[in-house]
Molecule: small-subunit ribosomal RNA
Organism: Candidatus Altimarinota bacterium
RNA sequence: AGAGUUUGACCUUGGCUCAGGAUGAACGUUAGCAGAAAGCUUAACACAUGCAAGUCGAAUGCAACCAGCUUGCUGGUGGACAUGGCAAACGGGUGAGUAACACGUGCUUAACCUGCCCUGAAGUAGAGGAUAACUACAGAAAUGUAGCUAAUCCGCUAUAGUCUCUUAAAAGUGAAAGACUUUGAAGAGUAAAGGAGCAAUCCGCUUUAGGAGGGGGGCGCGGAUCAACAGUUAGUUGGUAAGGUAAUGGCUUACCAAGACUAUGACGGAUAGCCGGCCUGAGAGGGUGAACGGCCACAACGGGACUGAGACACGGCCCGUACUCCUACGGGAGGCAGCAGUGAGGAAUCUUGGACAAUGGACGAAAGUCUGAUCCAGCUAUUCUGCGUGAAGGAUGAAGCUUUUUGGAGUGUAAACUUCUUUUCUGGAGGAAGACGAAUGACGGUACUUCAGGAAUAAGGGGCGGCUAACUACGUGCCAGCAGCCGCGGUAAUACGUAGGCCCCGAACGUUAUCCGGAGUUACUGGGCGUAAAGGGUCCGUAGCCGGAAAUAUAAGUCUACCUUUAAAACCUGGAGCUUAACUCCAGACAGGGGGUAGAUACUGUAUAUCUAGAGAUACUAGGAGGUUAGUGGAAUUCCCGGUGGAGCGGUGGAAUGCGUUGAUAUUGGGAAGAACGCCAAAAGUGAAGACAGCUAACUACUUGUAAUCUGACGGUAAGGGACGAAAGCAUAGGUAGCAAACAGGAUUAGAUACCCUGGUAGUCUAUGCUGUAAACGAUGUGUGCUAGGAGUUGGCUUAUAUGUCAGUUCCGAACCUAACGGGAUAAGCACACCGCCUGGGGAGUAUAGCCGCAAGGCCGAAACUCAAAAGGAUAGGCGGGGGAACACACAAGCAGUGGAUUGUCUCGAUUAAUUGGAUAAUAAGCCAAGAAUCUUACCCAGACUUGACAUCCUUAGAAUCUAACCGAAAGGAUAGAGUGCCUAGCUUGCUAGGAACUGAGUGACAGGUGCUGCAUGGCCGUCGUCAGCUCGUGCCGCAAGGUGUUCGGUUAAUUCCGAUAACGAGCGCAACCCUUGCUUCUAGUUAGAAAUGUCUAGAGGGACUGCCGGGGUAACCCGGAGGAAGGAGAGGACGACGUCAGGUCAUCAUGGCCCUUAUGUCUGGGGCUUCAGAGGCGAUACAAUGGGGUGAUACAAACUGAAGCGAAGUGGUGACACGGAGCAAAUCGGAUAAAACACCUCUAAGUACGGAUUGUAGUCUGGAAUUGACUACAUGAAGUUGGAAUUGCUAGUAAUGGUAGGUCAGAACACUACCGUGAAUAUGUCCCUGUUCCUUGCACUCACCGCCCGUCACACCAUGGGAGUUGAUUUUCUUUGAAGAUUCUUAAUAGGGGUUGAGGAGAAAAUUGAUGACUGGGGUGAAGUCGUAACAAGGUAUCUCUACGAGAACGUGGAGAUG
Repeated sequence: AGAGUUUGACCUUGGCUCAGGAUGAACGUUAGCAGAAAGCUUAACACAUGCAAGUCGAAUGCAACCAGCUUGCUGGUGGACAUGGCAAACGGGUGAGUAACACGUGCUUAACCUGCCCUGAAGUAGAGGAUAACUACAGAAAUGUAGCUAAUCCGCUAUAGUCUCUUAAAAGUGAAAGACUUUGAAGAGUAAAGGAGCAAUCCGCUUUAGGAGGGGGGCGCGGAUCAACAGUUAGUUGGUAAGGUAAUGGCUUACCAAGACUAUGACGGAUAGCCGGCCUGAGAGGGUGAACGGCCACAACGGGACUGAGACACGGCCCGUACUCCUACGGGAGGCAGCAGUGAGGAAUCUUGGACAAUGGACGAAAGUCUGAUCCAGCUAUUCUGCGUGAAGGAUGAAGCUUUUUGGAGUGUAAACUUCUUUUCUGGAGGAAGACGAAUGACGGUACUUCAGGAAUAAGGGGCGGCUAACUACGUGCCAGCAGCCGCGGUAAUACGUAGGCCCCGAACGUUAUCCGGAGUUACUGGGCGUAAAGGGUCCGUAGCCGGAAAUAUAAGUCUACCUUUAAAACCUGGAGCUUAACUCCAGACAGGGGGUAGAUACUGUAUAUCUAGAGAUACUAGGAGGUUAGUGGAAUUCCCGGUGGAGCGGUGGAAUGCGUUGAUAUUGGGAAGAACGCCAAAAGUGAAGACAGCUAACUACUUGUAAUCUGACGGUAAGGGACGAAAGCAUAGGUAGCAAACAGGAUUAGAUACCCUGGUAGUCUAUGCUGUAAACGAUGUGUGCUAGGAGUUGGCUUAUAUGUCAGUUCCGAACCUAACGGGAUAAGCACACCGCCUGGGGAGUAUAGCCGCAAGGCCGAAACUCAAAAGGAUAGGCGGGGGAACACACAAGCAGUGGAUUGUCUCGAUUAAUUGGAUAAUAAGCCAAGAAUCUUACCCAGACUUGACAUCCUUAGAAUCUAACCGAAAGGAUAGAGUGCCUAGCUUGCUAGGAACUGAGUGACAGGUGCUGCAUGGCCGUCGUCAGCUCGUGCCGCAAGGUGUUCGGUUAAUUCCGAUAACGAGCGCAACCCUUGCUUCUAGUUAGAAAUGUCUAGAGGGACUGCCGGGGUAACCCGGAGGAAGGAGAGGACGACGUCAGGUCAUCAUGGCCCUUAUGUCUGGGGCUUCAGAGGCGAUACAAUGGGGUGAUACAAACUGAAGCGAAGUGGUGACACGGAGCAAAUCGGAUAAAACACCUCUAAGUACGGAUUGUAGUCUGGAAUUGACUACAUGAAGUUGGAAUUGCUAGUAAUGGUAGGUCAGAACACUACCGUGAAUAUGUCCCUGUUCCUUGCACUCACCGCCCGUCACACCAUGGGAGUUGAUUUUCUUUGAAGAUUCUUAAUAGGGGUUGAGGAGAAAAUUGAUGACUGGGGUGAAGUCGUAACAAGGUAUCUCUACGAGAACGUGGAGAUG
């Protein structure tokens, strides 16, 4: 200090989320020690038990005992109880209440009090009285009645002043009041207690003065929320008098007055103890108020007083209420928010411990007693801090585990092992300080010291997709699950689960909750408002805030110096002490705040007196659709009356409804009525805005300019408030020509509650009221000043002209600003003043409350819940029923077809044991398949095999191999016989050993798979498309995405080239280079030719380049021409940029992963892939005369192919074909007769002498096999007469038509691939259809229009509003009742009784607020529901705003407005 997340990408706005720190925490897993701290945040809920406030015998009574003697008295000791004194108001707890002088801070008390303590002065003399304990009686108890008695208990008398009061003075202080001080005078009143001691004396007591410490009261200032709480108040505000208090005061009472508080927030609601501090933060701030310290409040809840120096009293009293306990039922007792502890609540918080040794407190003369204050210990990882869990060595890098490319790598010097150490641990010994003049130590046999033992007793938690440090394997398969945000998981998950490894922290680690930070997302420091949220519709003006020039005074703000205060602790700095640290102690210190004193005077304020530059006034001038009222004018529309006229008019995309022979429309004359004002007219003018338009008049308001005079800051802004305020709408009364919501009809349509048409009512108009809203917009508040210019325009002034200047208005543009777009003197620039408004999207401008309105509705205006975005601008693409330009057999112009028939073939579907699989718009379907009878073959049935049909390695036997016969459908099984080879070496001449190939058997590693995934892949292919595009480097522009280049003007088949140009160059494509072909030259030619030779064969060259001429053009290039075999790319081919389609192929092949392994592998036989109601694609043959048939002196090719081959001649057969076997590995021989053409004859429009399907019979060929193949002959002779909607190909040697060959192949083409023959028509155009390219424009699309997206309805869930009501809580008022206490009256009485006040209770009525409620309203959310298609492109009727009406729904229509 930032990061993630909106997008295809970018910048911005803006929210959400994360990383940090903290906690009185809790939960999960884990856990060795020590020190210092902390420990019911919830139920101020209820409490068993014990303890927490007593003490004094030197105040007093007294049981009992002892002593003395006077025998009933004195003295001593002294338990219990009691009187009395002091304490109990401290200490300790808690935070319910309290929004307040409660707290903090400062001032004040001239309005006050003060026990114990300290200092000073004076005094302490008499005389009486009561009562407890006790005794007796009664009672369950509490207690009551009667009797005895003492005092430092309670009265009375005396004395007393520097005490109190009264009277009347003087001086001084003070702002002032007899308020204080001083002085002196008179009168009246009020005191006391004793005890100890042999004594000295000490402790008390009374009065008084002062002090210290403590307390009471008042005032200024400060710190929270809601205005959806706006008015509150009757002792209320003040006065007089009295009472009361320590003391002021409506504190209380009587009387008088009518005040007092409040937008600087009264009153009311909800919340809360306040502070020093603590946490966080750079700070300013924000949050918080545990522990420690100060103050306040409270003590079961409510009220009250008593005692006292002090209380309205936590462990006192009285009363009421609720609860608990005891009871003999008559009555009584109690208050842990003291310390422990219990229950309950809760996520959650400790021991019914020790000691008064220390510190402090109460009492006491003291010893001392008491002290759950306190000091210690116990429990708890709750926090902070420290230490440890070993150290050094130890590799060919053990084992195990994980992984692997199988080579290895990791864990890892880690372990083992060797050496060493002992903090900690266990045991033993010693043993403190804290303690004081003396005695006294809970902690504690603790800290600490020392000895021995032995690596011994001691590591986990979370994470590893990004943010965020850290990666692999397996399992799972949108399942299980994860998740703080983005998100992960649908068979190769670094995101789930497990493992290995790694990262972070470490006696802890994570999670949850909360606070600050990051968040400049509330902005004082430090934000914004044209389009992102945000300028009020406009003006006037009150409070408030701000305010021109110069002067004097003052010193409130401001500044300086000093004094004082802001307790201690804490924070900070420097030291010191515990082994260190945490912790503790000592010392020092800053900032800031409050109060005071003295000074300064620039600025602000205040006061005084001035000025004229702001503002205003007077005069003159100019301007205008400024406003109101009255009058008036012409054109047009409609209607009425009349004339002419005679069939239609009107309306639309096209129609129809409608009007018209009862005379329309048209035309013409006359009349009536209402509304609006053509041209002028404009970026024009006026007005605050809304808005304002014929002409004239009246009244009225405003603005500019000019030069002088006058006033003299009179100004700016403006919360509340007031006025104005389009259209629609409302009320009443008029008016109504045209237009026109609603409504009706006609069309359109799937529907059409619309768009279009014909009608038509409110309304539109006038008057008077209301409403108060608009995209009321410049989406830009008002005012003032300053900051380059240029070009128009309206109205002034000025100037000889040029011009200059003022007030408006429009465009461009510098600086500068802006996220960009853009703004730019009319600022969105630079500044100042004031107001309004914003703080993620939705819910929602909704609900409720309030105010306004006749209503419609307006103003004000939330929450729950839900999402991680919503939004602005710009960029690249894609798209548009946007625009422009160009192109293509795209259309047009033509030719021939397809779609209809029969048939072949492919596909779908159906069928089947199987009909193997793939390909499915263009880009599947005579495709993979250049050829399924077996094989192929992947499918089905049956029979077999299991290291396998095939590969490598090992062991063993055998050469290999051949023959015979058996079973079987075959595969295979089982048996017999023959056979002994090749190479090398040794010994020896036939043996042994080894090797190579081969065969059988065995064993396990492995083989094998046309099994899955083309969405894991390579390679190859299709397509856009042979379309002209696709990019890069450097530079430049832009914050960036990106742009430029590649655009523009021409040109081209072409991003082809030229010119212009912030671009200059380059690459992949285009073109060219390659092949074939057309002309020609040369060379060589065996098979052509009889030969010369060559039009043939096959090699090398030439030729064409816009080269030449004319015209146009800057150029590129275009048009025309000549020559030429060929002319502008001569023709054809091969060649396919960046990329797109998760296009196709795991079944050509290769390949990751998964799956099968006596089977999903392998072999064999048979079957199937050839089925057949139907549908589709591609062909063939036809429907005939441009034809069919027949005859033939008969003509003319090219290319290809042949040895498991082509096969001649000849012969046979009607024929397929057979026999035959010459020749040929081919320019030699063969396939091999080309056919259409041409000539002649016939057929004559007919389902035929067209057409040939189908079927029957007989054959031929191939093959192991033909039911299933092809062919032949004879016979048969179907549909079909040119084909609906629709649709295909083709631009020249092309279409069309005719035949020929080849591959595959034993056989089997109507397919495919090639070849040659004959050989047209039309187009020199266009962008209408289809599609492509470029530029531009709009966009809410980017999975990219097969996009996005709106609303009703249906279903599920969630929160919420209304709701007949029901039920609580709080507060107020009224009525009634009314305890204790206080007060008052009566009374001799403080007995008794009455009154007043009074907590509480009861009843009634309101207000506020919660829970719940049949039913109901909308809202939100939810992979695949229904209806439409409203919006985004001109979204197919431009959209949106306000308003009114209508409609299943989005919405439609009318009126006015905006351009977004």